[in-house]
Context: one part of a larger RNA
RNA sequence: CUGGGUGUAAAGGGUGCGUAGGCGGUCUGGUAAGUCUAAAGUGAAAUUUCGGGGCUCAACCCCGGAGCUGCUUUGGAAAACUGCCUGGACUAGAGUAUAGGAGAGGAAAGCGGAACUCCACGUGUAGCGGUGAAAUGCGUAGAGAUGUGGAGGAACACCAGUAGCGAAGGCGGCUUUCUGGACUAUUACUGACGCUGAGGCACGAAAGCAUGGGGAGCAAACAGGAUUAGAUACCCUGGUAGUCCAUGCCGUAAACGAUGAAUGCUAGGUGUCGGGGCUCACGGGUCUCGGUGCCGAAGUUAACACAUUAAGCAUUCCACCUGGGAAGUACGACCGCAAGGUUGAAACUC
Numbered sequence: 001c002u003g004g005g006u007g008u009a010a011a012g013g014g015u016g017c018g019u020a021g022g023c024g025g026u027c028u029g030g031u032a033a034g035u036c037u038a039a040a041g042u043g044a045a046a047u048u049u050c051g052g053g054g055c056u057c058a059a060c061c062c063c064g065g066a067g068c069u070g071c072u073u074u075g076g077a078a079a080a081c082u083g084c085c086u087g088g089a090c091u092a093g094a095g096u097a098u099a100g101g102a103g104a105g106g107a108a109a110g111c112g113g114a115a116c117u118c119c120a121c122g123u124g125u126a127g128c129g130g131u132g133a134a135a136u137g138c139g140u141a142g143a144g145a146u147g148u149g150g151a152g153g154a155a156c157a158c159c160a161g162u163a164g165c166g167a168a169g170g171c172g173g174c175u176u177u178c179u180g181g182a183c184u185a186u187u188a189c190u191g192a193c194g195c196u197g198a199g200g201c202a203c204g205a206a207a208g209c210a211u212g213g214g215g216a217g218c219a220a221a222c223a224g225g226a227u228u229a230g231a232u233a234c235c236c237u238g239g240u241a242g243u244c245c246a247u248g249c250c251g252u253a254a255a256c257g258a259u260g261a262a263u264g265c266u267a268g269g270u271g272u273c274g275g276g277g278c279u280c281a282c283g284g285g286u287c288u289c290g291g292u293g294c295c296g297a298a299g300u301u302a303a304c305a306c307a308u309u310a311a312g313c314a315u316u317c318c319a320c321c322u323g324g325g326a327a328g329u330a331c332g333a334c335c336g337c338a339a340g341g342u343u344g345a346a347a348c349u350c
Base pairs, nucleotide, nucleotide: 003322004321005320006319007304008303012318014203015202016201017200021196022195023194025090026089027087029085030084031083033082034081035078036076037075038074039073040072041071042070048066049065050064051063052062053061054060093193094190095189096188097187098185099184100183105179106178107177108176109175110174111173112156116152117151118150119149120148121147122146123145127138128137164171165170208249209248210247211246212245213244217243218242222238223237224236225235260317261316262315263314264313265312268295269294270293271292272291273290274289275288276287277286278285279284299306300305323350324349325348332343333342334341335340
């Protein structure tokens, strides 16, 4: 390199948009670049192969034929396929318009109640708290409990659902404003405008970083009390970064369905969510489109299992794998304020 692979054995990029490139629906006419055919040239020798010969055989060597699957040039024929050109082309892919309903999709502003902590005052007296048991801790300077008032920050109980939305990360109190996408129905319109996508650009949980705010609860670090042989832990009492907001960075995760995207085809059964048609007249039934679950046939699979939401049968494009360790390390390069990230070996060893 080929081949074979990528749910769990090594292997799907975290996700999208999209450049080049690759691939691409139906019909008419043309062309003849690919395709097909003939000839010529070339394809060194050795190697290969067939026949023969020489070393006692063989390996080896020598002679002759073939082959060297390729490339170039010239001529020709066909016009199915691919390409290119053509058309007042087509409408099944894709998109637009119109009418609808669904949704924790996104951004900003405002509002709300429960809980919690703190503060003030009242009532009230000796404990509270915590655990396996305790102790540290808090409390006669009046705690804990209880009532009233106030302040503050964060999160939104029930509803809540193998429910919904989003490309992924993710999204959950209520209201308003702005805004993205999907779905369904009817026709109408555009007329292949499509799929994928190396580089590139954008988004990207948590933690972390920078500056400025904020800080109730929780809580790395840290301190103390226990436990223990020890206990740099598990348990307890405290507690700072952080968690929250704004702006900017970081760019990673078991970023998981451990399953790339798109299209077509291939038994069924049963739930559920969002629409629509028909029917029935209030319970529903039936058909259909889109999503989301479970079970299961064929088929696939090493097995587990997957099974119209495929891991089945096919096509197109991208990414990735090639024994374990050394190692996602070293070196170099690029990015970053740093932490570090991306790319990514070898010696040696089993």